A computed fold for a 139-nucleotide RNA from an Acidimicrobiia bacterium, annotated as FMN riboswitch aptamer (RFN element). Model confidence (mean pLDDT): 82 of 100. The sequence was found by an Rfam model in a public genome assembly. The source organism's lineage runs through Bacteria, Bacillati, Actinomycetota and Acidimicrobiia.
RNA sequence: GACCCCGUGCGGGGUAUGGGUGAAAGUCCCAACCGGCGGUGAAAGCCCGCGAACCCUGGCCAGCGAUUCGUCGCCAGCCAGGGCCGACUCGGUGAAAUUCCGAGGCCGACGGUCAGAGUCCGGAUGGGAGCACGGGUGC
Numbered sequence: 001g002a003c004c005c006c007g008u009g010c011g012g013g014g015u016a017u018g019g020g021u022g023a024a025a026g027u028c029c030c031a032a033c034c035g036g037c038g039g040u041g042a043a044a045g046c047c048c049g050c051g052a053a054c055c056c057u058g059g060c061c062a063g064c065g066a067u068u069c070g071u072c073g074c075c076a077g078c079c080a081g082g083g084c085c086g087a088c089u090c091g092g093u094g095a096a097a098u099u100c101c102g103a104g105g106c107c108g109a110c111g112g113u114c115a116g117a118g119u120c121c122g123g124a125u126g127g128g129a130g131c132a133c134g135g136g137u138g139c
Stems, first nucleotide, its partner, number of pairs: 001139001004136007018030003032119002034108002036050004045106002054083007063074004088104005110122003
């Protein structure tokens, strides 16, 4: 000092002191605002991947119901695997940039709601890519 194992901590921002319509909108219209993590010839929401939600399968296991006592059906939870999963161009600089600079664009789960949500409320005091630190085996 690398790999591996264990532990601890950390780990997501945003509708303006703005305007319109309306009985009612942070949800519609105008306008505003926001950008997780790793990677990369050079710094990335929109280049390559990862993560949450949602769906499916298998395993383990608690419970409920049925039973010819063999088992069958339903199903919470945990673990593993799989599926699904949005969006960029032009010009400039440069050895190198869809990453920087300039300009113009685009995207954003599910459920809820006096009315349709990237921004409000909720699952979530959850999960989490991953980051940091400490310890250990051994090379």